The RNA shown here (Bacterial RNase P class A) has 403 nucleotides and comes from an Anaerolineae bacterium.
NCBI's taxonomy places the organism under Bacteria, Bacillati, Chloroflexota, Anaerolineae.
The prediction has a mean pLDDT of 77.
Its Rfam family is "Bacterial RNase P class A". The family's RNA type in Rfam is ribozyme. Its family is annotated with dimeric ribonuclease P complex, ribonuclease P activity and tRNA processing in the Gene Ontology. About the family: Ribonuclease P (RNase P) is a ubiquitous endoribonuclease, found in archaea, bacteria and eukarya as well as chloroplasts and mitochondria.
It was read from a public genome assembly, where an Rfam model found it.
RNA sequence: CAAGCUGGCCGGGUGAUCGCGGCUUCGGUUCGCCGAGGCUGAGGAAAGUCCGCACUCCACAGAGCAAGGUGCCGGCUAACGGCCGGGCGGGGUGACUCGACGGCAAGUGCAACAGAGAGGCAUAUUGCCGGAAGGGGCGACCUUUCCGGCGAGGGUGAAACGGUGGUGUAAGAGACCACCGGCGGCGGCAGCGAUGUCGCCGGCCAGGCAAACCCCACCAGGAGCAAGGCCAAGCAGGGCGAAAGGUGGCCGCAGGGUCGCCUACGGGGCUGCUCGUUCCGUCUGACGUCCGGGUAGGCUGCACGAGGGCGCCGGUAACGGCUCCCCCAGAUAGAUGAUCACCAGCGCCGCACGGGCAACCGCGCGGCGGCUACAGAAUGCGGCUUACAGGCCGGCUUGCCAC
Numbered sequence: 001c002a003a004g005c006u007g008g009c010c011g012g013g014u015g016a017u018c019g020c021g022g023c024u025u026c027g028g029u030u031c032g033c034c035g036a037g038g039c040u041g042a043g044g045a046a047a048g049u050c051c052g053c054a055c056u057c058c059a060c061a062g063a064g065c066a067a068g069g070u071g072c073c074g075g076c077u078a079a080c081g082g083c084c085g086g087g088c089g090g091g092g093u094g095a096c097u098c099g100a101c102g103g104c105a106a107g108u109g110c111a112a113c114a115g116a117g118a119g120g121c122a123u124a125u126u127g128c129c130g131g132a133a134g135g136g137g138c139g140a141c142c143u144u145u146c147c148g149g150c151g152a153g154g155g156u157g158a159a160a161c162g163g164u165g166g167u168g169u170a171a172g173a174g175a176c177c178a179c180c181g182g183c184g185g186c187g188g189c190a191g192c193g194a195u196g197u198c199g200c201c202g203g204c205c206a207g208g209c210a211a212a213c214c215c216c217a218c219c220a221g222g223a224g225c226a227a228g229g230c231c232a233a234g235c236a237g238g239g240c241g242a243a244a245g246g247u248g249g250c251c252g253c254a255g256g257g258u259c260g261c262c263u264a265c266g267g268g269g270c271u272g273c274u275c276g277u278u279c280c281g282u283c284u285g286a287c288g289u290c291c292g293g294g295u296a297g298g299c300u301g302c303a304c305g306a307g308g309g310c311g312c313c314g315g316u317a318a319c320g321g322c323u324c325c326c327c328c329a330g331a332u333a334g335a336u337g338a339u340c341a342c343c344a345g346c347g348c349c350g351c352a353c354g355g356g357c358a359a360c361c362g363c364g365c366g367g368c369g370g371c372u373a374c375a376g377a378a379u380g381c382g383g384c385u386u387a388c389a390g391g392c393c394g395g396c397u398u399g400c401c402a403c
């Protein structure tokens, strides 16, 4: 210098004008609010709602089934399917990275295409070997059919029932032998452990898939802030109180029912009171009052918390402990915004300069009606995943060059 790997962080700034939510002080108020001042007001993911908790209500003697989840080991944590460290396996020259990573020598099931055969003492396609019979040839030998042996060579496939060499045989084969690989059992050593390593024995070999059913171990009651608690218009229900007499019409055999008028009384409105007026009612009850449940609506839950930051200590780390400091949104159809100016960063274009053979790099000035993303709290917290213009810092690897 180039190409990479990995960890952490930022994610526009200032000013002016207009505007919004919350708290608070003062002033006004027709008590509904209004005005002025001050303070404060989104994120690294607030997102997806995929896990785990807190919190709340319901259920619950105890145990189990079904359905679901997790799955190498050790640690961290309130907990986790998260994180840290390690083991094993895959990838990469490497830094590093990825892995649901218990069990398919318990059972069942599945495997496209190709292939003779795709799972158990498998399969005879091309083949190899022996025998019998026939044909051809002087002969060596070739060839056809049938019977038997074989799993080595060829071929198909992602995968064909260990590999290499030898013994053996008519030809062959773990049939047998040596070494290697793999599996199971036992033991030694190292490690908390996963595991690693060494030795002995065994049968010769057991294929793949469990994010296929299943088996094993472990975890877990259900619903969720529209949880839950409090207050409570209106309407409906219940208890208590509550003001009447006369007369006429109609229906009916009648008891009676219904409509109207007059007077009296009760209550509501118009205005705080009187009068007046108007409306409703007088036992089938206007109106008043009380009660229980509870709708609309309001308050709460709901912002001091597994809280954040500097520093120190313990630990490889995740994380834990201590001291000091800080108070950090609470909307409810949902506030946190818009415009302008200047600046900042980046990109593009033009000009000038420096370095270099060149590609190119660096730096300065000017211009741009170029860019500044993803996205937005809704009970809170810990994670995971996904989205993101652009930029900054640290550590490490490989290659080339120079000293």
Base pairs, nucleotide, nucleotide: 001399002398003397004396005395006394007393008392009391010390012343013342014341015340016339017338018337020041021040022039023038024037025036026035027034028033043374047385048384050383051382052381053380054379055224056223057222058221068219069218070217071216072086073085074084075083076082087101088099089098090097091096102215103214107213108212109209110208125154126153127150128149129148130147131146132145133144134143135142136141162180163179164178165177166176167175181205183202184201185200186199187198188197189196190195228300229299230298231297237291238290239289240288241287244263245262246261247260248259249258250257251256264282265281266280267279268278269277270276307326308325309324311322312321313320314319344372345371346370347368348367349366350365351364353362354361355360